c-di-GMP-I-GGC riboswitch aptamer from Bifidobacterium breve, 75 nucleotides, folded computationally.
RNA sequence: CCCGACAAGAGCACACCCGCCGUGAGGCGGGGCCGCAAAGCCAGGGGUCUCACCGAGACCGCCCAGCUGCCGAAG
Repeated sequence: CCCGACAAGAGCACACCCGCCGUGAGGCGGGGCCGCAAAGCCAGGGGUCUCACCGAGACCGCCCAGCUGCCGAAG
């Protein structure tokens, strides 16, 4: 470095509920279970989705690329 354990300590938080924002996809805060070794950041490529629809948006917990990062058994 690859790799990722019925290891340890920490972390995140789908569905759903409450509040606020948004036309909407959805976002933020709180609770929270399914899950996650990048489920951290990034909308560059693909994809899906929305609209006051043709140019503006949403999603990285869909995939790829890029950047960064905790722990350490076996191999």
The source organism's lineage runs through Bacteria, Actinomycetota, Actinomycetes, Bifidobacteriales and Bifidobacterium. Its mean pLDDT, the model's own confidence on a scale to 100, is 85.